Notes: Transfer RNA from Plantactinospora alkalitolerans, 72 nucleotides, folded computationally. The prediction has a mean pLDDT of 81. Rfam family: tRNA. By type it is a transfer RNA. Gene Ontology term of the family: triplet codon-amino acid adaptor activity.

RNA sequence: UCCCGGAUCGUCCAAUCGGCAGGACGUCUGACUCUGGAUCAGAAAAUCGAGGUUCGAAUCCUUGUCCGGGAG
Repeated sequence: UCCCGGAUCGUCCAAUCGGCAGGACGUCUGACUCUGGAUCAGAAAAUCGAGGUUCGAAUCCUUGUCCGGGAG
């Protein structure tokens, strides 16, 4: 330098053909308990940045940043 793949709640991982961003763990609140833990219920919390296409973008297109792999 070129090619391929990846970037989503605090962490890990989903999201079909473009149509309400979901789950587990963790955190917080409540219930339960003498207290704690466990258990149960609830809540907060995310699409790497900038443009474009579209009625509508995590998803498609362009470009940038970062990570991994490959070629020279």